[in-house]
RNA sequence: GAGUUUGAUCAUGGCUCAGGAUGAACGCUAGCUACAGGCUUAACACAUGCAAGUCGAGGGGCAGCAUGUAUCUGGCUUGCCAGAUAUGAUGGCGACCGGCGCACGGGUGCGUAACGCGUGUUCGACCUACCCUUUACUCGGGAACAGCCCAUCGAAAGAUGGAUUAAUGCCCGAUGUUCUCCCUAUAUCGCAUGGUAUUUGGAGCAAAGAUUUAUCGGUAGAGGAUGGGAACGCGUCCGAUUAGCUUGACGGCGGGGUAACGGCCCACCGUGGCGACGAUCGGUAGGGGUUCUGAGAGGAAGGUCCCCCACACUGGAACUGAGACACGGUCCAGACUCCUACGGGAGGCAGCAGUGAGGAAUAUUGGUCAAUGGCCGAGAGGCUGAACCAGCCAAGUAGCGUGAAGGAUGACUGCCCUAUGGGUUGUAAACUUCUUUUGUACGGGAAUAACCUGGCCCACGUGUGGGUUUCUGCAUGUACCGUACGAAUAAGCAUCGGCUAAUUCCGUGCCAGCAGCCGCGGUAAUACGGAAGAUGCGAGCGUUAUCCGGAUUUAUUGGGUUUAAAGGGAGCGUAGGCGGAUUGUUAAGUCAGCGGUCAAAUGUCGGUGCCCAACAUCGUCCUUCCGUUGAAACUGGCAGUCUUGAAUGCACACAGGGAAGUUGGAAUUCGUCGUGUAGCGGUGAAAUGCUUAGAUAUGACGAGGAACUCCGAUCGCGAAGGCAUCCUUCUGGAGUGCGAUUGACGCUGAGGCUCGAAAGCGCGGGUAUCAAACAGGAUUAGAUACCCUGGUAGUCCGCGCCGUAAACGAUGGAUGCUCGUCAUUGGGGCAUUAGCUUCAGUGACCAAGCGAAAGCAUUAAGCAUCCCACCUGGGGAGUACGCCGGCAACGGUGAAACUCAAAGGAAUUGACGGGGGCCCGCACAAGCGGAGGAACAUGUGGUUUAAUUCGAUGAUACGCGAGGAACCUUACCCGGGCUUGAAUUGUGCAGGACGGAAGAGAGAGACCUCUUCCUUCUUCGGACCUGCAUGAAGGUGCUGCAUGGUUGUCGUCAGCUCGUGCCGUGAGGUGUCGGCUCAAGUGCCAUAACGAGCGCAACCCCUGCCGUCAGUUGCCAUCGGGUGAUGCCGGGCACUCUGGCGGGACUGCCGCCGCAAGGCGUGAGGAGGGUGGGGAUGACGUCAAAUCAGCACGGCCCUUACGUCCGGGGCUACACACGUGUUACAAUGGGGAGUACAGCGCGUUGCUGCCGUGCGAGCGGUGGCGGACCGAUAAAUCUCCUCUCAGUUCGGACUGGAGUCUGCAACCCGACUCCACGGAGCUGGAUUCGCUAGUAAUCGCGCAUCAGCCAUGGCGCGGUGAAUACGUUCCCGGGCCUUGUACACACCGCCCGUCAAGCCAUGAAAGCCGGGGGCGCCUGAAGUCCGUUGCCGCAAGGGUCGGCCUAGGGCGAAACCGGUGAUUGGGGCUAAGUCGUAACAAGGUACC
Repeated sequence: GAGUUUGAUCAUGGCUCAGGAUGAACGCUAGCUACAGGCUUAACACAUGCAAGUCGAGGGGCAGCAUGUAUCUGGCUUGCCAGAUAUGAUGGCGACCGGCGCACGGGUGCGUAACGCGUGUUCGACCUACCCUUUACUCGGGAACAGCCCAUCGAAAGAUGGAUUAAUGCCCGAUGUUCUCCCUAUAUCGCAUGGUAUUUGGAGCAAAGAUUUAUCGGUAGAGGAUGGGAACGCGUCCGAUUAGCUUGACGGCGGGGUAACGGCCCACCGUGGCGACGAUCGGUAGGGGUUCUGAGAGGAAGGUCCCCCACACUGGAACUGAGACACGGUCCAGACUCCUACGGGAGGCAGCAGUGAGGAAUAUUGGUCAAUGGCCGAGAGGCUGAACCAGCCAAGUAGCGUGAAGGAUGACUGCCCUAUGGGUUGUAAACUUCUUUUGUACGGGAAUAACCUGGCCCACGUGUGGGUUUCUGCAUGUACCGUACGAAUAAGCAUCGGCUAAUUCCGUGCCAGCAGCCGCGGUAAUACGGAAGAUGCGAGCGUUAUCCGGAUUUAUUGGGUUUAAAGGGAGCGUAGGCGGAUUGUUAAGUCAGCGGUCAAAUGUCGGUGCCCAACAUCGUCCUUCCGUUGAAACUGGCAGUCUUGAAUGCACACAGGGAAGUUGGAAUUCGUCGUGUAGCGGUGAAAUGCUUAGAUAUGACGAGGAACUCCGAUCGCGAAGGCAUCCUUCUGGAGUGCGAUUGACGCUGAGGCUCGAAAGCGCGGGUAUCAAACAGGAUUAGAUACCCUGGUAGUCCGCGCCGUAAACGAUGGAUGCUCGUCAUUGGGGCAUUAGCUUCAGUGACCAAGCGAAAGCAUUAAGCAUCCCACCUGGGGAGUACGCCGGCAACGGUGAAACUCAAAGGAAUUGACGGGGGCCCGCACAAGCGGAGGAACAUGUGGUUUAAUUCGAUGAUACGCGAGGAACCUUACCCGGGCUUGAAUUGUGCAGGACGGAAGAGAGAGACCUCUUCCUUCUUCGGACCUGCAUGAAGGUGCUGCAUGGUUGUCGUCAGCUCGUGCCGUGAGGUGUCGGCUCAAGUGCCAUAACGAGCGCAACCCCUGCCGUCAGUUGCCAUCGGGUGAUGCCGGGCACUCUGGCGGGACUGCCGCCGCAAGGCGUGAGGAGGGUGGGGAUGACGUCAAAUCAGCACGGCCCUUACGUCCGGGGCUACACACGUGUUACAAUGGGGAGUACAGCGCGUUGCUGCCGUGCGAGCGGUGGCGGACCGAUAAAUCUCCUCUCAGUUCGGACUGGAGUCUGCAACCCGACUCCACGGAGCUGGAUUCGCUAGUAAUCGCGCAUCAGCCAUGGCGCGGUGAAUACGUUCCCGGGCCUUGUACACACCGCCCGUCAAGCCAUGAAAGCCGGGGGCGCCUGAAGUCCGUUGCCGCAAGGGUCGGCCUAGGGCGAAACCGGUGAUUGGGGCUAAGUCGUAACAAGGUACC
């Protein structure tokens, strides 16, 4: 820096990623070189070899080897060779005595939290072999022990005895400069104990030779160098759920011991010492230079290299030595392994290789001492798994290569994609030219080497120095160089949804799988798997693990605490931290100069060398610490002074501050008496309860307890909790004024102490009210609740506990500073009429500033200082364990495993609310008529079926798609056919027909086969048709959740947005809010908004009035003619009417109200009055709404079938349920007779007048009309007759019979007619629908579809023609504003707890097992030390025995830690389990 909480936003906050690093490991891949690196695990066990020897110039000797000499033997070349024996004579040398070394080098990190390490200081408290300088000396003697030899024991390892022997081994004596010790004295130095120098006297201690003539040694000192030892300051991990620890412990005196100080050890004496600045205990760990990371400060690490420490199978111990308590030495104990003759012995790879084991994992049983270094030696030299080299390993860093240039028709093919045109792989390849690092072959060929030794020469001089020459190379015939050949021998890995560079196709279908986080996958996956392409890095690339970073996410640099996590409930106060003014002094902090130190390596910078680089090398720099000299501003110390902080004093006034004791009235309840009578009480409604034994109500009197009405407030007091009748006493306190006293006495405050609501607990009282628990009554599906009636603890008092609260201003305390306005409490000052002012409180509003915002704002959440407390993702959890407190309840302190990617804050826009306000709608109400009951029609569900094709399903499906299923339709079922196919079309070939009619065969037909008859056009190019072949087909198969288009609904509701500006960090807001008004976001006013768009309205159509134009098929007033009658005819266009164009209505006028917009009026006028009525017109959007079956279309699927043709069946089924309708139940009616008045439309395959005929449906003739011309009885109405309340003369279902019509065909399955039959039904439960005027209701008529029709449906038309609306409380739907929200898939939301199931981690638990440490007792090896009469030794000394101490072992009691544990407790997680509904809205009882 990014991703991730949200619909979006800001902030908080966690999780995750991109970077760097590694002693790494794993996966895939692999050409070379250089330089570095390589058991992080089992300090587990180790076969085998090597890793420390050397000196013969210390010694005695002589096994083996070589030489010489002597003797013998053999061969013969007669002076040579071979063999044997003797000889330490020579070179040398195994073993032995002796010297030096073995304490270095090399390994490991167990232990250790320590003066172990780092850094600095000190040793006046010390040692130091070999080395350097220097002083003095090196005399005389003695006895042994190895080896060799002899003997004995033993399996071995080895041991024992005897004899003999040397030394630079050991001992004795002498001398002893010095040295050491004691005594004496003087001088001098130091912070001190004390040191140094000189001095008198006394005591004590040395030595070794070798070879050879010059050295090397030896002894005693002094000095140096080197290496060590000791002490101290400072620094050095985590845990307080470890708070007290300690008996040699702290100190003293005197001893012992040590190189040396010291309780290091011992005897005695004292009682100290350490610890909140973290003792003790527990856990973990070698420390540092440095390494990684980081801007730095920091954080993490300590492998390789260097320094220090510790260790060497485990534990203990000493010896030797200058040095060890000793890796390749010794002794003892223990465990383990091996040998054994069973009696005993041997061993220690955390040296180099190597083996096994462990593990994800780490190399060769290599070469050489050539170099560097070490030990020994006079030296040559020897030894050296130190070291230098090589081998193995991409395990790291750096370098090089796998070719370079040209080459487009952007070649062909292939893979992949595609819209089929093409694109991409791709200048890639081919091809041409060039190069040769690397590779292969051949040839040449270094440096690392300088010493030393030997030879020669020279100088001084006889051993050093110099010169010259010779000898010495593991790696190595290597690096490197040259020649030849020839692109020849050499590229992979990961990724491609976002973060994050890079995309397409196929497969799969919440499967398989991916995943670092968010998250992908449920049929179009850029996220899985494959392919193609692309991107990144490249001999490597990814993954995993770990560390730092990002993370300012522990914040010193550099964070926070009103609401996100976080202020202790409050005060007093200890330690601590911080602290007013001024003067002087000091120099601890601070600052500066100088000196020392900060090892080397590393790091930085500048050079140099390997071809470059990595690497190596040279030089420079590098915050500490110590010392010293100075400065004196600030902080600190000391001393003095001051008054403003603080406190005191005096005066004034104040309050519901606290404690104790009195006191008052009202009310509740109870008791007594009276009045009085039937109810009271309670609730949403009731009931339980009380009451004729007299309640409730009311009057009087009395009892008792608790609480204090009004005043009262935005009020006062108190540290907080908290405090209210009145009065008294005691007591605390802030405030104001004065400026008298003290003179910084202050602030804060870890621990500590005190106070601390309510509830609760203990003891004793009291008990009127109220009231957990409990009981009863209700409510309810249930109701362990809400409501009601009762009611006990408690509520009250005294004493004592508890110690917590949303103990809140969710805001710690103190001090100072920083605009204002208004109100109020207490006190003071000035004016006295109101007011002004000051201090201390209490509130409201606001500026700057702050804040994520809300907000805070002199009472800060502003600007600063000081101190304390607290926070670091959510859950688990304020839980568990432990400890402390408490009588208990419980409180304080306070985790982890595991789990999630969020949890949470503020604000925004919506949506929602059994929130609020305003408004509208046939929404309710007021009415009228229906539905729901009956029968039938129709649609749906269900069921049935071979099929009952499909779709539509709350409102917004259900007389819907369908405006018309007998066949067809038809998509469904059964059966039979066809396969370029039923339809359309391109190309090629063939034919002239195709086709029609009739017939035959099988047959249901399609279809197949056969027979007969008829048969093209042409402008000659061709057209048309058929057949065959081929290319396209076809699909009512799937997906409406891939889509277009169309439609429904909210809703004809009044809304939905934009530009610019302004406000806000932002989402967003403003505009669009407010007031009035409207049918309306309609308009007006107001206004940080000004304008605009889509909607509203208007424009369009019909209708209502008038005018004008035009008059046929319409009309007939006037004129004429005619009929039985009729505009029938001439004529006319006045009227009606028809259909074009206009007018008219705009709150225009009047009155009242109103700022205006506008409203009102039985106003006028007018055909019509306030959008006149009706229609068309449907904003942004919602419902993944409906439709792939109207059509179109992506993808998928079928292709002799899921296509297509045909016959039959089905869509019409029927225990049932629902919707929509029709007809009724009758008298406002039925039947019969007569009779008046429409409009919209339709018609030639048609509508049909008239005549005839039939009871009728109809049929047969004959006319009119392609229509203002012809074609229809309009009905209800009205008049008369009849019926008289009945299952009827209501009602017409169903059924029987007979017919008509349409049609190829009415069986499944049509309509209609006639006769007969005459069911249910007497107005319909809960509930529910429509309608506000030419409306409802009622009456008929027409049309589409259509051969006919199941039409009672749909769409239209006219006739007759009402009732009611007080009003907006309620139901439903909607609009605006506001409010709350834990909702945003948006309340059909969200969400809680028990129970049931699975999995996981964890607490408790009778016990069981293990571990480390400590305590007590017993035993006690080796060994030092102490003591020691017998034995050995000339002596030094040894031995023996005893003692102290200890490792180890045994026994015992207790604490702690870990594991396991039947059972048990809660917790977490897990698409669709159970029960309820607690929370979020007033969440339906506000929540906590």
Molecule: small-subunit ribosomal RNA
Organism: uncultured bacterium